[in-house]
Context: one part of a larger RNA
RNA sequence: GAUGAACGCUGGCGGCGUGCCUAAGACAUGCAAGUCGAACGGGAAUAGGGGGCUUGCCCCCUAAACUAGUGGCGAACGGGUGAGUAACGCGUGAGCAACCUGCCUCGAAGUGGGGGACAACAGAGGGAAACUUCUGCUAAUACCGCAUAAGGUACGAUGGGGACAUCCCCGACGUAUUAAAGCUUAAUGUGCUUUGAGAUGGGCUCGCGUCCGAUUAGCUAGUUGGUAGGGUAACGGCCUACCAAGGCGACGAUCGGUAGCCGGACUGAGAGGUUGACCGGCCACAUUGGGACUGAGAUACGGCCCAGACUCCUACGGGAGGCAGCAGUCGGGAAUAUUGCGCAAUGGGGGCAACCCUGACGCAGCAACGCCGCGUGAAGGAAGAAGGCAUUCGUGUUGUAAACUUCUUUUGUUGGGGACGAUAAUGACGGUACCCAACGAAUAAGCUACGGCUAACUACGUGCCAGCAGCCGCGGUAAUACGUAGGUGGCAAGCGUUAUCC
Numbered sequence: 001g002a003u004g005a006a007c008g009c010u011g012g013c014g015g016c017g018u019g020c021c022u023a024a025g026a027c028a029u030g031c032a033a034g035u036c037g038a039a040c041g042g043g044a045a046u047a048g049g050g051g052g053c054u055u056g057c058c059c060c061c062u063a064a065a066c067u068a069g070u071g072g073c074g075a076a077c078g079g080g081u082g083a084g085u086a087a088c089g090c091g092u093g094a095g096c097a098a099c100c101u102g103c104c105u106c107g108a109a110g111u112g113g114g115g116g117a118c119a120a121c122a123g124a125g126g127g128a129a130a131c132u133u134c135u136g137c138u139a140a141u142a143c144c145g146c147a148u149a150a151g152g153u154a155c156g157a158u159g160g161g162g163a164c165a166u167c168c169c170c171g172a173c174g175u176a177u178u179a180a181a182g183c184u185u186a187a188u189g190u191g192c193u194u195u196g197a198g199a200u201g202g203g204c205u206c207g208c209g210u211c212c213g214a215u216u217a218g219c220u221a222g223u224u225g226g227u228a229g230g231g232u233a234a235c236g237g238c239c240u241a242c243c244a245a246g247g248c249g250a251c252g253a254u255c256g257g258u259a260g261c262c263g264g265a266c267u268g269a270g271a272g273g274u275u276g277a278c279c280g281g282c283c284a285c286a287u288u289g290g291g292a293c294u295g296a297g298a299u300a301c302g303g304c305c306c307a308g309a310c311u312c313c314u315a316c317g318g319g320a321g322g323c324a325g326c327a328g329u330c331g332g333g334a335a336u337a338u339u340g341c342g343c344a345a346u347g348g349g350g351g352c353a354a355c356c357c358u359g360a361c362g363c364a365g366c367a368a369c370g371c372c373g374c375g376u377g378a379a380g381g382a383a384g385a386a387g388g389c390a391u392u393c394g395u396g397u398u399g400u401a402a403a404c405u406u407c408u409u410u411u412g413u414u415g416g417g418g419a420c421g422a423u424a425a426u427g428a429c430g431g432u433a434c435c436c437a438a439c440g441a442a443u444a445a446g447c448u449a450c451g452g453c454u455a456a457c458u459a460c461g462u463g464c465c466a467g468c469a470g471c472c473g474c475g476g477u478a479a480u481a482c483g484u485a486g487g488u489g490g491c492a493a494g495c496g497u498u499a500u501c502c
Base pairs, nucleotide, nucleotide: 001501002500003499005498006497007496008495009494012374013373014372015371016370017369018367019366020332025330026329027328029327030326031325034073035072036071039070040069042067043066046063047062048061049060050059051058052057053056080285081284082283089210090209091208092207093206094205095204096203099202100201104198105197106196107195108194109193110192111191112146114144115143121136122135123134124133125132126131151178152177153176154175155174156173158171159170160169161168162167182190183189211257212256213255218248219247220246223245224244225243226242227241228240229239230238260282261281262280263279264275265274266273267272287308288307289306290305291304310321311320312319313318338364340363341362342361346360347358348357349356350355377407378406379405380404387398388397389396390395412439413438414437415436416435417434421429446491447490448489449488450487451472452471453470457486458485459484460483461482467474468473
C1' cells in the first nucleotide's frame, strides 16, 4: 500500500459499488419455463337468433372469449456453485484432404394422390393415494404407403483442374434410391419438403506454456503398433477378433499432495512476487453412483430409469422428494442481507398479432463492508472571564477557545412545483432526483498515540506489584514507557487492533 474482511470504541448525510471466503451441510413455504385456438377434434359456461313446448327445460344455428388433451416450438438459453479435475481442462498459435449445425439470410426445385391409428371423450373396472387396466368412437401441420426427382446419396464408366501420404474440387452420362402440410386475412401472408451457399454455434487433432514432493524410480496387457471389421457427425484401441512386442521414464514417467484455468486484481521504479471475490471468456458439477431415451443440440439443476443414503405420506399393499435458481429457515462459523416492487426499460422463449411468461434483468430494503464527496458553522471578539491543570505562588496554560455581536443555511424540518429514462400509448423506481420558498446555529465528533524508531509532556497514583510491549525494552518510592487527569500530536465519520499478500 491492499482486502469479499472480522473485532473494540464511535457514528450525521449522499452517490456508486460490494456482501456465506466456513457445511458441494440439511431444507418448511412461495415463486424461478412456458407459449401457440392462425395445426386438431372435443368440452363446459356466456350472449344473440330460431324451433319444440310440460313455461323452464330441451334441440339447432351464430358470435367472441376460455380451456384439459393431441400436435408444434422452447425447455440444451438464461441463473447457481467450484466439489471434482495437474488434464488438450485452460491460455496461446495452428490444422480438419476426418466433421455436425434447429431457428436466421441468399439462391434452385417442388407442395400431387391415398390409408390406418391413438389420446381427449363414452362405458366398465382396480387402488387409501400416486395412479392405472379393459372395451368402443374420433381429428390434425401426429403417423404410414404411393406418384414425381431439379437436387442429394450409392455404384459404374468418364473429361478437366488442384494438392498435403492417405487424396480433394468441378462438369456431363447411366443405374438404383430418397420428399412434402397445411392454416389464415379486410388485404396476402405464413408455413411444409428436397437441395446449394452463408452466417452462427459446436466437435476433433496438434506445437508451446501451466503448482509442490525423489524421504515417490521404475510404470504399462487394450498396454504400443499393425490387419480386418464394428461404431461415431467425424479421425482414432473408441470397441472387437487376430498378429507383432512394443510404448513411457532423471529433459522426472509412475505415485502422493494441493488446485477449477484465463482476461485480470494487489504490490513493486522495474524485473518479479502474490492472487483469481465482483465483471467477462472457457471448463466441470447439480443429494451420491450408474444408465440411456428424446432431440439440430443433453454434465439434461427445476426430464426419465436403476441402485445407495436421507426426509415425508400411507388404509402397510405401496407411493412422493432433491434450493450449488430468488427470497427464506436450521446448522456450522470471527463473519456475510428482504420469505420486498415491477416486467416501465434492456434481453430471452412462444405467438401473424394482441399478448402471455421471465426471482434474467431493472429497482427498492438491510450493512460505514469499500471508494468518493459534503457537513457538524463563518467573521469579529482580551476584563486574556469562570472552571480545569500546572506552578518557583510571581504566574503559566487550556485560549479567540468560550461568552457576546454580526452573518450564512450546505445539511435538517415544513410547504409548493416536479422530471429524463418512453420519437404515439405504456414508469416498478417515485411524488424519487432536482428546483423554489419559509424556519432556525439550528439535527450532527470521535478514535488513537505521546521512551527511541515516530509527530506529540507534565502532575498524581502504583512500587519487578498491578500492568505495558511491533523491536529495543519499561515497572524493585521522584516512571515523559503501567493506571488516571490536564495538555499536546495524528487521522477523522471514522479511528485503532487482528489476519493475509506485496